[in-house]
RNA sequence: GCUGCUAUAGCUCAGUCGGUAGAGCGCAUCCUUGGUAAGGAUGAGGUCUCCGGUUCAAGUCCGGUUAGCAGCU
Numbered sequence: 001g002c003u004g005c006u007a008u009a010g011c012u013c014a015g016u017c018g019g020u021a022g023a024g025c026g027c028a029u030c031c032u033u034g035g036u037a038a039g040g041a042u043g044a045g046g047u048c049u050c051c052g053g054u055u056c057a058a059g060u061c062c063g064g065u066u067a068g069c070a071g072c073u
Base pairs, nucleotide, nucleotide: 001072002071003070004069005068006067007066010025011024012023013022019056027043028042029041030040031039050064051063052062053061
């Protein structure tokens, strides 16, 4: 230098044919207990790496960019 894959909540990851972004763990509050742990209920938390394009509408499609991993030279 070239090619491929990956990037979504604090962490690990889903997200179908483009149609209002989810789970588990963690966190907060409450219930339960004499008090913890366990259990139950509710809730907060996301400009989907970033910049553009297409579209009525983009996490998803297209171009570029950045970072990580792997391969080739």